[in-house]
RNA sequence: AUUGCGUUAAGCUAAACUUAUCGUGAGAUAGGGACAGAAAGCCACGGGUCUUCUUAUGAGAUAGCCGAGUUGCAGAU
Numbered sequence: 001a002u003u004g005c006g007u008u009a010a011g012c013u014a015a016a017c018u019u020a021u022c023g024u025g026a027g028a029u030a031g032g033g034a035c036a037g038a039a040a041g042c043c044a045c046g047g048g049u050c051u052u053c054u055u056a057u058g059a060g061a062u063a064g065c066c067g068a069g070u071u072g073c074a075g076a077u
Base pairs, nucleotide, nucleotide: 001077002076003075006073012037013036017032018031019030020029021028022027035064041070042069045067046066047065048062049061050060051059052058
C1' cells in the first nucleotide's frame, strides 16, 4: 500500500425490558440489562417503515430495515 476471507489473541457495540429526563409524537439521551452483531462505526443521499402541534405540496423519527457513500481493527499478501 492492497485486501478485509473473521482462524488465534485482545477487545468493541448493546435488543427487549426497566429507572430518570426531554419531546405533541415516532423516538432520543444517561444508568441498569444482554437479544444479537464482522463494521450493530459515521452518514438522512435513494428506497422502505413510523410520527405529526402547525395541515401536509410540509416538517420530523428510524443507520439494530435495505442500498449507496465514507472511515476503521485482527489477520493475510